The part of an RNA shown here (large-subunit ribosomal RNA, domain IV) has 329 nucleotides and comes from Rhizochromulina marina. The coordinates come from a structure-prediction model, not an experiment, and the mean pLDDT is 86. Lineage of the source: Eukaryota > Sar > Stramenopiles > Rhizochromulinales > Rhizochromulina.
[in-house]
Context: one part of a larger RNA
RNA sequence: UUUUGUUGAAGGAACUCGGCAAAUUUGCCCUGUAACUUCGGGAGAAAGGGUGACUUAUUUUGGGCAACCAGAAUAAGUUGGCACUGAAAUGAAGGAGGUAACUGUUUAAUAAAAACUCAAGUCUCUGCUAAUUUGUAAAAAGACGUAUAGGGGCUGACACCUGCCCGGUGCUGAAAAGUUAAGUAGUUUAAGUUGUGGCUUGAACUAUAAUCUCCAGUAAACGGCGGCCGUAACUCUGACGGUCCAAAGGUAGCGAAAUUCCUUGUCGGGUAAGUUCCGACCUGCAUGAAUGGUGUAAUAACUUCCUUACUGUCUCCAACAAAAACUCA
Numbered sequence: 001u002u003u004u005g006u007u008g009a010a011g012g013a014a015c016u017c018g019g020c021a022a023a024u025u026u027g028c029c030c031u032g033u034a035a036c037u038u039c040g041g042g043a044g045a046a047a048g049g050g051u052g053a054c055u056u057a058u059u060u061u062g063g064g065c066a067a068c069c070a071g072a073a074u075a076a077g078u079u080g081g082c083a084c085u086g087a088a089a090u091g092a093a094g095g096a097g098g099u100a101a102c103u104g105u106u107u108a109a110u111a112a113a114a115a116c117u118c119a120a121g122u123c124u125c126u127g128c129u130a131a132u133u134u135g136u137a138a139a140a141a142g143a144c145g146u147a148u149a150g151g152g153g154c155u156g157a158c159a160c161c162u163g164c165c166c167g168g169u170g171c172u173g174a175a176a177a178g179u180u181a182a183g184u185a186g187u188u189u190a191a192g193u194u195g196u197g198g199c200u201u202g203a204a205c206u207a208u209a210a211u212c213u214c215c216a217g218u219a220a221a222c223g224g225c226g227g228c229c230g231u232a233a234c235u236c237u238g239a240c241g242g243u244c245c246a247a248a249g250g251u252a253g254c255g256a257a258a259u260u261c262c263u264u265g266u267c268g269g270g271u272a273a274g275u276u277c278c279g280a281c282c283u284g285c286a287u288g289a290a291u292g293g294u295g296u297a298a299u300a301a302c303u304u305c306c307u308u309a310c311u312g313u314c315u316c317c318a319a320c321a322a323a324a325a326c327u328c329a
Base pairs, nucleotide, nucleotide: 001324002323003322004321005320006319007318008317010315011314014313019310027051028050029049030048031047036041038157052079053078054077055076056075057074058073059072060071061070062069063068080084092308093307094306095305096304097303098302099300100299104116105115120155121154122153123152124151125150126149132141133140134139158295159294160293161292163225164224165223168222169221170218171217172216173215177213178212183208184207185206186205187204188203189202190201191200192199193198226244227243228242229241230240253287254284265281266280267279268278269277
């Protein structure tokens, strides 16, 4: 000096990205327990008190035929220590946000999460020789199931809701019209050949499929959801008007947000002092409704902020123990 432990005056997070690490708490019995809530919870909430040993009495449990053995509870009393769950094992607690409803799952060996799943919602395909999938096929799974079933996609408990747009892309439908390949059939025609009956090769036209064009529907399909100018008797603002464009111009909500560039926005709260945090405002660079929107009790080795307690994290280090390092042999 390092590692692992033990202890520490005064202070008590001043440390640090961050209370990381450590300390605090801890068992059992009794009392007591808030907001909120899906009435189940929250809750071991929080916050208090007790706890050893001995004596006596009462009640009582189990075993045993019994004697008795092993306990428990209550009451009264005695007694020791600084300390009685006397060592060890053995919750720190509270408040406020974000996200995800929850239990669960995951990158075996840098990520456990807000990611995946989930119950539930919805769309779509499928009438059974089902759709879908595997296989060249036979065949098999689906399923010894039958639309309350099976496959696929999206959202993701619950509550309140889920607005407008079918112009583009996709899907579905309809078959009227147009367009459309090879091949085939027909008609006309040219050349060659010929045994004059034909045969071969080419050209043009006509007919013939889905598709595509066209038409319609469909957004819990992929997706999208505006500018400019003026206007109210202080000023400001603009309920209102005009105009251009568009398929339609973002509704309810929420909003400097896990989304806000400018930005440490502005105001309020907390601090002596707060780029973080909480509550508002709305000027949303670039929110927004199952690519779900907004809430939400419970839950979380998730994430942010604050408080109490606690402490060598720190002010500022010190001592001790063990093992190394180092020196000598």